[in-house]
Molecule: transfer RNA
Organism: uncultured Clostridia bacterium
RNA sequence: GCUUCGAUAGCACAAUAGUUGUGCAAUCGCCUUGUAAGCGAUAGGUUGCGAGUGCAAAUCUCGCUCGAAGCU
Repeated sequence: GCUUCGAUAGCACAAUAGUUGUGCAAUCGCCUUGUAAGCGAUAGGUUGCGAGUGCAAAUCUCGCUCGAAGCU
């Protein structure tokens, strides 16, 4: 330098262009003599950044940044 893949909640990851979600973690409550476990609820996201297409973009297109792998 080129190719491919990835970037979404604190962490690990889902999500056919049509309400951004699951598990763990956090907070609160129930349960318990108490703790853990269990159960319920709540909060937490400018979907890496910028632009484009489109009624509508996490998703499609282009550029950039960062990371991983490969080739030279």